[in-house]
RNA sequence: GGACGAUUAGCUCAGUGGCUAGAGCGCUGCAUUCACAUUGCAGAAGUCGUAGGUUCAAAUCCUGCAUCGUCCA
Numbered sequence: 001g002g003a004c005g006a007u008u009a010g011c012u013c014a015g016u017g018g019c020u021a022g023a024g025c026g027c028u029g030c031a032u033u034c035a036c037a038u039u040g041c042a043g044a045a046g047u048c049g050u051a052g053g054u055u056c057a058a059a060u061c062c063u064g065c066a067u068c069g070u071c072c073a
Stems, first nucleotide, its partner, number of pairs: 001072007010025004018056001027043005049065005
């Protein structure tokens, strides 16, 4: 220098154009216990990496950029 892939909650990930963006783990509160753990219920936590474009409508499609990974030179 070139090719491909990834970027969504604190972490690991799902979501391949349409109603409020979700799960597990973690975190907070309550209940349970003498207490802890477990379990149950409830809750908080997201500019969907970033800047544009397409569309009635974009996390999703297209382009640039950034970061990370793999491969080639």

Record summary:
This is a predicted structure of a 73-nucleotide RNA (transfer RNA) from a bacterium. Its Rfam family is "tRNA". Rfam links the family to the GO term triplet codon-amino acid adaptor activity. Rfam classes the family as a transfer RNA. It was read from a public genome assembly.